[in-house]
RNA sequence: CUUGAAAAAGGCCAACCGCGCGAAAGUGCGGGACGCAAAGCCACUGGCCUAAGUCCGAAAGGAUAAGGUGGCAGGGCUGCCGGGC
Numbered sequence: 001c002u003u004g005a006a007a008a009a010g011g012c013c014a015a016c017c018g019c020g021c022g023a024a025a026g027u028g029c030g031g032g033a034c035g036c037a038a039a040g041c042c043a044c045u046g047g048c049c050u051a052a053g054u055c056c057g058a059a060a061g062g063a064u065a066a067g068g069u070g071g072c073a074g075g076g077c078u079g080c081c082g083g084g085c
């Protein structure tokens, strides 16, 4: 540098439940494991989700600064063990 998760030591934690934060998407903590070789960290690009505020509309609703998603994809940084160079 590359590759793999068969082994060994381990690690993380989906759904769901409880308490809290948030207008919401979602999120923190605890329980819990569907899964994960980076399911460790980072919103840079794209996607997706929300839209209290703002704009348009008679209304339904639409648009959007702003927020979220790293377990959506790409990318960046870091890392255990084994194989190969």
Base pairs, nucleotide, nucleotide: 001084002083003082004081011036012035016031017030018029019028020027021026034071040077041076042075044074045073046072047069048068049067050066053064054063055062056061
About this RNA
c-di-GMP-I-GGC riboswitch aptamer from a Desulfobacteria bacterium, 85 nucleotides, folded computationally. It was read from a public genome assembly, where an Rfam model found it. Model confidence (mean pLDDT): 87 of 100. Rfam family: c-di-GMP-I-GGC riboswitch aptamer. Its family is annotated with cyclic-di-GMP binding in the Gene Ontology.